Transfer RNA from a Nanobdellota archaeon, 72 nucleotides, folded computationally. Its Rfam family is "tRNA". It is annotated as a transfer RNA. The coordinates come from a structure-prediction model, not an experiment, and the mean pLDDT is 82.
RNA sequence: GCCUGCAUAGCUCAGUGAUAGAGCAACUCACUUGUAAUGAGUAGGUCGUCGGUUUGAAUCCGAUUGCAGGCU
Repeated sequence: GCCUGCAUAGCUCAGUGAUAGAGCAACUCACUUGUAAUGAGUAGGUCGUCGGUUUGAAUCCGAUUGCAGGCU
């Protein structure tokens, strides 16, 4: 220099065009003499950034940043 993949909640990930989700973690309540466990609930993300297509974009297209891998 060229090619490919990844970027979504604190962490690990799902969601491939129509209101953003799960598990774990956090917080509250119940249970307990107390803790853990268990049960119920709450909060937390304008989906890396910018632009385009579309009635509508996390999703499709282009550029760009970061990370990983491959080729030379």